The prediction has a mean pLDDT of 84. Small-subunit ribosomal RNA from a Negativicutes bacterium, 1527 nucleotides, folded computationally. The sequence is in RNAcentral, with records from SILVA. The organism belongs to Negativicutes, within Bacteria. It matches the Rfam family "Bacterial small subunit ribosomal RNA".

RNA sequence: AGAGUUUGAUCCUGGCUCAGGACGAACGCUGGCGGCGCGCCUAACACAUGCAAGUCGAACGGGGAAGUUAGCAAUAACUUUCUAGUGGCGAACGGGUGAGUAACGCGUAGACAACCAACCUUGUAAUGGGGGACAACACUUCGAAAGGAGUGCUAAUACCGCAUAAGCUCUUCGGAUCACAUGGUCUGAAGAGGAAAGGAGCUGUAAGGCUCCGUUAUAAGACGGGUCUGCGUCUGAUUAGCUAGUUGGAGGGGUAAUGGCCCACCAAGGCGACGAUCAGUAGCCGGUCUGAGAGGAUGAACGGCCACACUGGGACUGAGACACGGCCCAGACUCCUACGGGAGGCAGCAGUGGGGAAUCUUCCGCAAUGGACGAAAGUCUGACGGAGCGACGCCGCGUGAGUGAUGAAGGCCCUUGGGUCGUAAAGCUCUGUCAUUGGGGACGAACGAUCACAUCAGGAAAUGGGUGUGAAGUGACGGUACCCAAGAAGGAAGCCACGGCUAACUACGUGCCAGCAGCCGCGGUAAUACGUAGGUGGCAAGCGUUGUCCGGAAUUAUUGGGCGUAAAGCGCGCGCAGGUGGGAUCUUAAGUCUGUUCUGAAAGUUCGGAGCUUAACUCCGUGAUGGGAUGGAAACUGGGAUUCUUGAGUAUCGGAGAGGAAAGCGGAAUUCCCCGUGUAGCGGUGAAAUGCGUAGAUAUGGGGAGGAACACCAGUGGCGAAGGCGGCUUUCUGGACGAUGUCUGACACUGAGGCGCGAAAGCUAGGGGAGCGAACGGGAUUAGAUACCCCGGUAGUCCUAGCCGUAAACGAUGGGUACUAGGUGUGGGGGGUGUCAACUCCUCCCGUGCCGGCGCUAACGCAAUAAGUACCCCCGCCUGGGGAGUACGGCCGCAAGGUUGAAACUCAAAGGAAUUGACGGGGGCCCGCACAAGCGGUGGAGUAUGUGGUUUAAUUCGACGCAACGCGAAGAACCUUACCAGGGUUUGACAUCCACUGAAUACCUAAGAGAUUAGGUCGGCCCCUUCGGGGGACAGUGAGACAGGUGGUGCAUGGCUGUCGUCAGCUCGUGUCGUGAGAUGUUGGGUUAAGUCCCGCAACGAGCGCAACCCUUAUCCUGUGUUACCAGCGUGAAAGACGGGGACUCACAGGAGACUGCCGCCGACAAGGCGGAGGAAGGCGGGGAUGACGUCAAGUCAUCAUGCCCCUUAUGUCCUGGGCUACACACGUACUACAAUGGGUGCAAACAGAGGGCUGCAAUCCCGCGAGGGGGAGCUAAUCCCACAAAGGCACUCUCAGUUCGGAUCGCAGGCUGCAACCCGCCUGCGUGAAGUCGGAAUCGCUAGUAAUCGCAGAUCAGCAGGCUGCGGUGAAUACGUUCCCGGGCCUUGUACACACCGCCCGUCACACCACGAAAGUCUGCAACACCCGAAGCCGGUGGGGUAACCGCAAGGAGCCAGCCGUCGAAGGUGGGGCCGAUGAUUGGGGUGAAGUCGUAACAAGGUAGCCGUAUCGGAAGGUGCGGCUG
Repeated sequence: AGAGUUUGAUCCUGGCUCAGGACGAACGCUGGCGGCGCGCCUAACACAUGCAAGUCGAACGGGGAAGUUAGCAAUAACUUUCUAGUGGCGAACGGGUGAGUAACGCGUAGACAACCAACCUUGUAAUGGGGGACAACACUUCGAAAGGAGUGCUAAUACCGCAUAAGCUCUUCGGAUCACAUGGUCUGAAGAGGAAAGGAGCUGUAAGGCUCCGUUAUAAGACGGGUCUGCGUCUGAUUAGCUAGUUGGAGGGGUAAUGGCCCACCAAGGCGACGAUCAGUAGCCGGUCUGAGAGGAUGAACGGCCACACUGGGACUGAGACACGGCCCAGACUCCUACGGGAGGCAGCAGUGGGGAAUCUUCCGCAAUGGACGAAAGUCUGACGGAGCGACGCCGCGUGAGUGAUGAAGGCCCUUGGGUCGUAAAGCUCUGUCAUUGGGGACGAACGAUCACAUCAGGAAAUGGGUGUGAAGUGACGGUACCCAAGAAGGAAGCCACGGCUAACUACGUGCCAGCAGCCGCGGUAAUACGUAGGUGGCAAGCGUUGUCCGGAAUUAUUGGGCGUAAAGCGCGCGCAGGUGGGAUCUUAAGUCUGUUCUGAAAGUUCGGAGCUUAACUCCGUGAUGGGAUGGAAACUGGGAUUCUUGAGUAUCGGAGAGGAAAGCGGAAUUCCCCGUGUAGCGGUGAAAUGCGUAGAUAUGGGGAGGAACACCAGUGGCGAAGGCGGCUUUCUGGACGAUGUCUGACACUGAGGCGCGAAAGCUAGGGGAGCGAACGGGAUUAGAUACCCCGGUAGUCCUAGCCGUAAACGAUGGGUACUAGGUGUGGGGGGUGUCAACUCCUCCCGUGCCGGCGCUAACGCAAUAAGUACCCCCGCCUGGGGAGUACGGCCGCAAGGUUGAAACUCAAAGGAAUUGACGGGGGCCCGCACAAGCGGUGGAGUAUGUGGUUUAAUUCGACGCAACGCGAAGAACCUUACCAGGGUUUGACAUCCACUGAAUACCUAAGAGAUUAGGUCGGCCCCUUCGGGGGACAGUGAGACAGGUGGUGCAUGGCUGUCGUCAGCUCGUGUCGUGAGAUGUUGGGUUAAGUCCCGCAACGAGCGCAACCCUUAUCCUGUGUUACCAGCGUGAAAGACGGGGACUCACAGGAGACUGCCGCCGACAAGGCGGAGGAAGGCGGGGAUGACGUCAAGUCAUCAUGCCCCUUAUGUCCUGGGCUACACACGUACUACAAUGGGUGCAAACAGAGGGCUGCAAUCCCGCGAGGGGGAGCUAAUCCCACAAAGGCACUCUCAGUUCGGAUCGCAGGCUGCAACCCGCCUGCGUGAAGUCGGAAUCGCUAGUAAUCGCAGAUCAGCAGGCUGCGGUGAAUACGUUCCCGGGCCUUGUACACACCGCCCGUCACACCACGAAAGUCUGCAACACCCGAAGCCGGUGGGGUAACCGCAAGGAGCCAGCCGUCGAAGGUGGGGCCGAUGAUUGGGGUGAAGUCGUAACAAGGUAGCCGUAUCGGAAGGUGCGGCUG
């Protein structure tokens, strides 16, 4: 520090997710040791049991025990010790918890001149003299108990008077001084009020003295508290108004003290958009976690503050409480009870139940630290110090080290060679941490008190006090830490991951199953993603998972984002508050900067050190963003004062304009009415129909009525803030602009709320209504057509008045100011030059367009009218998509609805710009038998053949649009054969290896359908040899390894093939452009069959394709001349038969020839085209071979090869028979026909080419009507044979008919092949003689030696062709042309497609699930309000009652107590509202779901361009009207 994820790819926007750190954690698997920390986050739920606050006998009386003394004893005195009670101090600390609290509660900085203060410290002054009680105790008595009641006795440091006292308090009158408003401090005088307590020790005969501890008053200090104030302190405005003790006054009460804290009176204030009130949530902070920081989150442990103590209320005591382990009352709950009454409060430490994912021992000790009491010893202390449990966290250590290659065994993988675990192990040599055992053994301990000594002060002395030294003693932890020794590698490793992010890969199993998953996504038979194993990576006594927080996230942006199209500029203006603001001078010092200072507790953090063996941990030092006080500076901002004119406004002059409002006027056109002319149609459409018209339409002429809108001018022209504004005239009126530079002197900009304006549609009322025209009616179209088209037509459109307040209200671009290259139009005004004038030209300002540089931008683009200057100021708005601009609530509206505006749930995207393709019922250009023009067919018939279907035991399998279907199959009777039935066989029909035996083999016999089985006969191999034998081929037997499979997967593959398509394309290197995908080149202008060539060009070159090179054919030449040829010569009856010839044909080789080369024209002086000459051939001469990058998961596992899976007495193999040949039917491809351009017969040896032939082709001859048979010359082929080519030619006949056409079908008789023609071959003869008279919709081939037509040959093959592949013979017609159909190429355009239009995608309906809204209601909760009741208690009042201290001789009084009354008052009750929540028959829309239904709305001109607002209609998408936008 980033990464993954939207796309075919790219850039951007934007969300989601991950990697990091942390935790009081929990869960899963695992677990050796130690140190230091931490440990109910939930039920502030309920609690059994024990403990957690007592102490003092040196305050007091009494009592108990032990002892001593005296005494006979009773008893007395004394010493020690214990203590129920009185009394004092403490119990308000310490400890727990976080419920409440949004508050002066907390934090920070201040204030108290408005306060308190027990214990402690210091100073001063005292501590005199009296009195009366009450507990304990005794007796009586009530009660179950808890607890009382009465009578009587008694002490005090308990209680109460009196005295004394001023430095204390109060009142009055002064003085000095200070301050901050009330006032403070010091001081003088007068008056009034107000204290106390003793105890212990020593000494002394005593009086007394001394010391210590107390007590009282007062002045101060310290510690601790109380109160007040500034600032800061969560969310919600779908909470906007709140408040009657409320705000203030002067008076009184109350308090330690200020104060409406409380009371009576008076006034009417106080708070709030700088967020009051209300609601929700929450203890606050030091700090903690994270982060670069700014921030964000958090408030366990430790520390500070606050609040609380079962819930609510209340006071008492006290220095301090409204009191956790006190009291009273009310309530809930629990317990005891004799039923009459009582008791209780773990949010102290342990512990229990419960809740929960989850959190410990009913431990030890006061040794240390701290606290209470005490003079002290000491007692108490669940504070605390320790131990225990828990990997909960942090830190440290260990589980061994070295050596060791036969790279052991074993596991896993494997291409079978090996690789890997792996120096890992074993083995050998060592070490000894931890643990174990044994031994030693701490620091923490210093005190206090006591004793001894020294010293200081005081005293007559004694004791005692302060300081110091020494002695003895004190340890829960703990026999712990630590140290030593011993033995022994012995006791000690797991967890997660391994597709990418992200370090780490293989095998097997599974087969969209089981499962995984943080995101993207894996799994449908070869899964590095599931499960297991091996291996590897990471961390390690832990490792993963889950949850939460911060980070990454610049994804709320102060640092540090945006708003033309991605989410986002309010529709537009005016304007209060607020924010911001021109030049100059002086001043001030709020902001700002700076010095000093106080604070910022400690702990923590940073930095520097130190101590535990290290670290964690602990200790010492240091630093620190904040706040306050004070001194200074004055540039900038702010405040004050003065001034200026350039911002702004104003004055005068001038012109432009559909700016606004009102009134009046005008012509053209539509429609309607009347009259005339006139006759059969008009109208409308793609075509029609509805409609109008013989009752006279349309058309045309004249007249009239009425409403609405204003042609031309007219213009990216004008005006307006926007919406918007268009005939002409008049009236009223707003704004802008130019010139001049008068006046004011910053008066300015923006603008939350607020106010106003605001298209169309719509609403209310009243008019008006020509045309148009939602709805509606009808006609068409259509599968349907609630649409598009047509005929009608109502609201509406128009006017007046009033609502509504929205639009794609758009430049999708808020307003203002300044600055920053140009060019070119246009509107308005001015100046200059110039002119008689006008134009032109130059220039300034304002407006409105286009182009364009810098700059900006994701790109597109913007570019002085900015989207630039990361300018500056102000406002509005955005923060993933959907849900949803919806719900609820509020406000507005007559309504429609508008405005404000969520959440649950759901997805991993949604989106912008640009790129390459593909596609378009987009465009342009151009090809092709693509259409057109022609010729001949198919589709109809019969038959053949293939396919589907059906059938079957089986009808084996494959191929399925073109590009399957006379295809694999160039030939199924057996074989083939893969299928079926039956019969056999199991190392096998076939291959390799081992052993034994034998050559192999052939023949015969028997059984059987055969395979096969049984028996017999013949026969005896090759090579080497040391002669023993060995090797090899073949056959048999045996044992296994293995064979075998036309079984599966062509979607695991190779190879081969089809197709687009013989279409002209497909790419690369370098360069250039672009952020990039990519582009350029390859586009453009011409041209071509062609990306063929030329020219141009940021491209220059190159490759695969095209073309050429190859074969063949057409012409010529040369060479050779048999088996081919025969012109001339010779022989011959004839035949190139022979001699011969080498001319010709031909054959085989090798060459030539054609290149737009020549001429003319066109073209650009090119490429090339057109015409011509010559030529056998002319513009690639004809034909073939040749098939770019790629597409179709195209075809083939059944040609072959091959991975994996499957079968192994069978899915292998052998045999016989059957089947592949079935047959209602459908389709494809062919053949033969339907006839006269024909059929038949005859004649004439009419004329080919290319092939084949030894298991062969077979002549002459003979037989047969014929198929064929017999026989066999010749030929291994330019020699012989197949082999007569046929159409054709010449004659004759048939005469338009189901025929002398046609030949299917069937019968009989034959032939051939073959083991075998029944299923199931071909041929021949005779007979038979079917359909069919040219073929519906539709559809195919062909552009010249082609179509059509005619025959011939070959492969396969024993036999079987109408198929296929070739060959030659005869031999046409037509092409104007590219509008249309199909296919293709190039350029361009749109796109929401990229599996690419067979694409994408919208809505209703149906089903399932989920969350939400509404709903008659129902049920909780919360906080207020009103009223009723009114406990305890404080306060106030009080007749009568009671009453020790004081007064009083006594009566009595003062005072007090109980009682009663009153105000206040908790809980409770009643009531009507408010808010939150739960639930609710039913209902509404929404979301999600694999393949449901209906349509086709959108994306291309999406087939009616789409979208926005509004109205209306319709199953639904949606349609239509009106206005608007271009996206």